[in-house]
RNA sequence: GGGCACGUGGCUUAGCCAGGUAGAGCGACGGACUCUUAAUCCGUUGGUCGGGGGUUCAAAUCCCUCCGUGCCCG
Numbered sequence: 001g002g003g004c005a006c007g008u009g010g011c012u013u014a015g016c017c018a019g020g021u022a023g024a025g026c027g028a029c030g031g032a033c034u035c036u037u038a039a040u041c042c043g044u045u046g047g048u049c050g051g052g053g054g055u056u057c058a059a060a061u062c063c064c065u066c067c068g069u070g071c072c073c074g
Base pairs, nucleotide, nucleotide: 001073002072003071004070005069006068007067010026011025012024013023020057027045028044029043030042031041032040050066051065052064053063054062
């Protein structure tokens, strides 16, 4: 230098193909239960989707560009 994949709560991720209310598990916090802890159960919390631009009534999703990470080729 070229090619491919990936980037979504604190962590791991679904959703992207085929645009239409951003979900889950873990965690954290509060409560129930328990002599206490753990486990279990209930509730709460937190992401505007890597940045920017475009298309559209509407973008995590489609298009362009940039950044980051990994792999392959040279």
This is a predicted structure of a 74-nucleotide RNA (transfer RNA) from a Promethearchaeota archaeon. It matches the Rfam family "tRNA". About the family: Transfer RNA (tRNA) molecules are approximately 80 nucleotides in length. The prediction has a mean pLDDT of 83. NCBI's taxonomy places the organism under Archaea, Promethearchaeati, Promethearchaeota.